[in-house]
RNA sequence: AACGAACGCUAACGGUACCCCUAACACAUGCAAGUCGAACGGAUUUUGAUUACAUUUCGGUGUGAUUGAGAUUAGUGGCGAACGGGUGAGUAACGCGUGGGAACAUACCCUUCAGAGGGGGAUAUACACUGGAAACGGUGGGUAAUACCCCAUAAUAUAGAGAUAUCAAAGAGGAAACUCGCUGAAGGAUUGGCCUGCGUCAGAUUAUUGUAGUUGGUUGGGUAAAAGCUUACCAAGCAUUGAUUUGUAGUUGGUCUGAGAGGAUGAUCAGCCACACUGGGACUGAGACACGGCCCAGACUCCUACGGGGGGCAGCAGUGAGGAAUAUUGGACAAUGGAGGAAACUCUGAUCCAGGGAUACCGUGUGAGUGAUGAAGGCCUUCGGGUCGUAAAGCUCUUUCGACAGGGAAGAUAAUGACGUUACCUGUAUAAGAAGCACCGGCUAACUCUGUGCCAGCAGCCGCGGUAAGACAGAGGGUGCUAGCGUUGUUCGGAAUUAUUGGGCGUAAAGGGCGCGUAGGCGGUUUAUUAAGUUGUCUGUUAAAUAUUUUGGCUCAACCAAGAUCCUGCAGAUGAUACUAUUAGACUAGAGUAUGGGAGAGGCAAGUGGAAUUCCUAGUGUAGAGGUAAAAUUCGUAGAUAUUAGGAGGAACACCAGAGGCGAAAGCGACUUGCUGGAACAUAACUGACGCUGAGGCGCGAAAGCGUGGGGAGCAAACAGGAUUAGAUACCCUGGUAGUCCACGCCCUAAACGAUGAAAACUAUCCUUGGGAAUUCGUUCCCGAGUAAAAGCUAACGCGAUAAGUUUUCCGCCUGGGAAGUAAGAUCGCAAGAUUAAAACUUAAAGGAAUUGACGGGGACCCGCACAAGCGGUGGAGCAUGUGGUUUAAUUCGAAGGUACACGAAGAACCUUACCAGCUUUUGACAUGACAGUCGUAGACCUAUGUAAAUAGGUCGUCAUUUAGGUGGACUGUCACAGGUGCUGCAUGGCCGUCGUCAGCUCGUGUUGUGAAAUGUUGGGUUAAGUCCCGCAACGAGCGCAACCCUUGUUCCUAGUUGCUAACAGGUAAUGCUGAGUUCUUUAGGAAGACAGAUGGUGAUAAGCCAUAGGAAGGAGAGGAUGACGUCAGGUACUCAUGGCCCUUAUGGGCUGGGCUACACAUGUGCUACAAUGGCAAGUACAAAGAGAAGCAAGGUGGCGACACUGAGCAAACCUCAAAAAGCUUGUCCUAGUUCGGAUUGAUCUCUGCAACUCGGGAUCAUGAAGGUGAAAUCGCUAGUAAUCGUAGAUCAGAAUGCUACGGUGAAUACGUUCUCGGGUCUUGUACACACCGCCCGUCGCGCUAUGGGAGUUGUUUCUGCUUGAAAGCGAAAUUCUAACCCGAAAGGGAGGAUAUUGUCUAGGGUGGGGGCGAUGACUGGAGCU
Repeated sequence: AACGAACGCUAACGGUACCCCUAACACAUGCAAGUCGAACGGAUUUUGAUUACAUUUCGGUGUGAUUGAGAUUAGUGGCGAACGGGUGAGUAACGCGUGGGAACAUACCCUUCAGAGGGGGAUAUACACUGGAAACGGUGGGUAAUACCCCAUAAUAUAGAGAUAUCAAAGAGGAAACUCGCUGAAGGAUUGGCCUGCGUCAGAUUAUUGUAGUUGGUUGGGUAAAAGCUUACCAAGCAUUGAUUUGUAGUUGGUCUGAGAGGAUGAUCAGCCACACUGGGACUGAGACACGGCCCAGACUCCUACGGGGGGCAGCAGUGAGGAAUAUUGGACAAUGGAGGAAACUCUGAUCCAGGGAUACCGUGUGAGUGAUGAAGGCCUUCGGGUCGUAAAGCUCUUUCGACAGGGAAGAUAAUGACGUUACCUGUAUAAGAAGCACCGGCUAACUCUGUGCCAGCAGCCGCGGUAAGACAGAGGGUGCUAGCGUUGUUCGGAAUUAUUGGGCGUAAAGGGCGCGUAGGCGGUUUAUUAAGUUGUCUGUUAAAUAUUUUGGCUCAACCAAGAUCCUGCAGAUGAUACUAUUAGACUAGAGUAUGGGAGAGGCAAGUGGAAUUCCUAGUGUAGAGGUAAAAUUCGUAGAUAUUAGGAGGAACACCAGAGGCGAAAGCGACUUGCUGGAACAUAACUGACGCUGAGGCGCGAAAGCGUGGGGAGCAAACAGGAUUAGAUACCCUGGUAGUCCACGCCCUAAACGAUGAAAACUAUCCUUGGGAAUUCGUUCCCGAGUAAAAGCUAACGCGAUAAGUUUUCCGCCUGGGAAGUAAGAUCGCAAGAUUAAAACUUAAAGGAAUUGACGGGGACCCGCACAAGCGGUGGAGCAUGUGGUUUAAUUCGAAGGUACACGAAGAACCUUACCAGCUUUUGACAUGACAGUCGUAGACCUAUGUAAAUAGGUCGUCAUUUAGGUGGACUGUCACAGGUGCUGCAUGGCCGUCGUCAGCUCGUGUUGUGAAAUGUUGGGUUAAGUCCCGCAACGAGCGCAACCCUUGUUCCUAGUUGCUAACAGGUAAUGCUGAGUUCUUUAGGAAGACAGAUGGUGAUAAGCCAUAGGAAGGAGAGGAUGACGUCAGGUACUCAUGGCCCUUAUGGGCUGGGCUACACAUGUGCUACAAUGGCAAGUACAAAGAGAAGCAAGGUGGCGACACUGAGCAAACCUCAAAAAGCUUGUCCUAGUUCGGAUUGAUCUCUGCAACUCGGGAUCAUGAAGGUGAAAUCGCUAGUAAUCGUAGAUCAGAAUGCUACGGUGAAUACGUUCUCGGGUCUUGUACACACCGCCCGUCGCGCUAUGGGAGUUGUUUCUGCUUGAAAGCGAAAUUCUAACCCGAAAGGGAGGAUAUUGUCUAGGGUGGGGGCGAUGACUGGAGCU
């Protein structure tokens, strides 16, 4: 785009078309083929005339006879019924299409010629009798014809060579003229039969096969006609250019699609064919083997009196059935046509019309103008508004269509109109009666809200839905089409996705393993010839319709008509001769032959050789050997291994040896000889296109394997043993049989690879190498084998004269992945198996090349307390603390590898507190606003109940301001709302952790690439560093690094109080205590200083690195703050903020008590220890940094002590906390569960606080547990660090072993980068991309699906043997009967006919056998999905 469509929703009108695609299934009922009385005898009936009789109301009436005119008609006869109408079952065929042809027929029609003379015998109807239920008959006598028969006539007829023979007729109507018929013949026209070239679906898993009247000839027969059409005899034909067979199918004009070529299709209309319940058969006839005829058989069905009969809608309607699905048991012969008739006319379900159907195409309408308060309402909203929307309403106007009324054609040449309430025209009234469907994630035009919550559902493909869905459902809005719209189905297109036009085969699917060669295809130069292909012109045909186009007719269009074009084809005639082809001749450039000297693991056969392994014999010799990562099995004192000598046997041929050579490929490697194939080069003598390719065919064809017979040293499947291992039917080891070898015969496959068929021509170069030739020794030519590269090609990789470039010829092969190179079949094979080779089903990808990442038990380089080297710990004990688990009314919640676990929590007795129990409250503990009321403002205190909150009552107090109206404020009630540590960190902001203080992460422009991308950022050095230098199709830039900031280390300047005290002076038991001073220390402001700056070496003359000097400090001086692009849907909704959801007398608020502190257990982080580098006792020295008013507190007094009482000073360089501790000195303990260790427990106190029971800290006395340095494993640290020692602070009423700071003492070690972990750069592989915690294979188990095999069972189809055999035709014979004609005087006979019998052929039936194709089948095989 299209449709004979169907389904869903919807529906105003008209025109034109179309309407069982399925069951060629079965059919009730009616109709669809009759007509002619001018062919015939009758019959019935109407109506005249004449006449007889009867009767009469004298008008007539009735009956009969004769004779007319009409009408109807059963039968005889003629014509028609073979057309028209239906259907597409069969048919792969001369069936159809197209073009030819000769051996035919043709009723009716036209033209012409000739004729129509004379006779005859029957018969139907009817009548009588009679059978049968019916259908239908029977018998008898009788009758007509355009029915039938004979004679005559007879040619332009027929037969025959001819003589010659043979063959016909019908009349009817009319007053007549004449008309219509009849017979024979010729011609025409029309129609039909037949033959033939070409074209006409699929399968070769249908092939050396099919056929037996099969193919051809002759004879006889037969037909309208040629012919194996048929018979007998003779011969041998057909097919890979696809016979035969199987499946499917009516065919064409056309139709749909497509740019075309094609592809699909064959409804309606038209041509042809075939069929008419199924099968067979003929009759009649001009024509049939006959849709509405006959006979027979069969199935089905109907009637029946059971004896027997009837039937054939694939005609028009209609019914049932089937189906997703397809109409009225209508009108009319008015028109067009048909049959009959002289005609009138009759018949006509052909046809013309109407009815039903949106089935298709075409046309029309459902209103038009104006109308902004942008109405109401809906929807959305950022709450401002937006949108539906000029849409509506309102106002003005129109009336197509429809309705109603009136008029009214053409179709009809004289009459006749079913359609027809027609078309069309006019009038009347009213916007009145007339809009839906699908879609809105992308493709694809069109977006939001609500509901739902991987549910319900959607989906053409991708896919959507798991609580914010533009994808589901609804709504609003929008988009598209519109009396339709969507869905489904089918065909073509897009699809260059079967490629003729117009594809491919190195790696994506695809080159045969290789050669020889048949058919076929293709083929060098030249001359002539022919004219087959090719080509020009003309002729015939190519039906009409359709298509295209020009006009015309319906108001337009669809539709219809006329003209033109087209129909690309076929055939014929006549020209042309370039190319191809034919025939004849010539040529040498292709191909081949000859001659010559060379190269070579080319092939086959025979012979020969040495090294090595093994074995045997003998000697020497002694304890091991062998083997492995390490071992063991194994061999060996019966003498191995080792070594020496000799022998046997088999197989393979070191070095040479090379990207080297040869061969068609497989393949070929010691030497010699024989036989033998091919290629290259040179010469240019010979042949003269002899060529290339090659379906089938034939041959060769590694390894393994098979058969027979040999052989067997080594090696070695299977097998055995030993190891390894979780296992180890493996890798390793010790053995070891087939086999490997030879001969002969099979097999015929390989990643048989260059994954690249063969042949030929052409198209830049550089270099290497094998063979030959030439050489002026420079090199050149030819043939091979290679490397790089240009043009070009390629998806890219790559190829590139040995093409994957540009061309030609021929062959083979491919068409998404899987199932599957499988099944079955067939062929081959001894077998193994090979070759050929599907489908069901399943699937949205599979695949190629390249890119960026990530990853690797890949590579290179580098870094880090990463390892190593060290020091100290953890893991064991007790306790503290966190977590899990368990428990509980509750043990609130969060954090979960690293990156949770002394984490949120810088501090849970109440509070905190979020949890639990109980009590209690509802505009609320808190905010804002509105309305109403009240006010002695709010308030303070007391009483009762109660644990409290709260409830109820009482006492006291009685607001500020003002313009005197109020205003502010408060309380009570109502309403909006408050409130939520309720949910979602996977809706979020902010903040944080982590990789990681790792050195990276990017951009612009340019350039390269089809592109993803690359380049820059890689490379050479260097650095802590993408730090810097050099190079470079890159040049620059940004975020990171570094620096800038803070602390600290040295010095200087300034300033000295509360700090300090050197000098001077005074004073004390002593002390900067005092005067005084600002030197030092110090405080806190400002400067200086360090930069690889200097020197030397090294490096590339660079960047830098190494060393030295100077310096307080040296190579970033030390420490901190500082955290790129990003990753982990990392953490946090319980800090805060926030979308959405949820609760609202509760999931909000308040209170008391309890819980967060539980305790078989597991675990993280710590503290204290286990002791002598120690404990205890006494004495004694030296810090830094902090804190302090609801505070720090000196001093004094009391207490063993915690502490208590009192209290100077200090809001601090002033006073206080405050004692530093380890250390040092002295003493003691003496290796012990202790004078170590301090848990636990008892008693008594003390402090804080409303309150220490659950549940705090401290003190004294007593008690004195585990623990003797800790398994596997694991952590921290590189210098003022680890270790060790104390001090302070935050939080805090009280409550640190935690945290954060501070100083004191103060080490050891680092060879180094193999390994572990983490990270960075480059490179490589990849089937990974959620990125190795990836991906993914096979067995097994369960379920499902289709399928192969299968003892069989069953259906269908086909071939064939035997048997039976209807009707009919043809024949035979002669049972019975017999009008016309013949013979005969007759009787009778003949011819012919009928009938019975019979032969042949045969539909069908029966019974065997074989083949093909299905269905089904216990069991069984694999395959797919999950």
Molecule: small-subunit ribosomal RNA
Organism: uncultured bacterium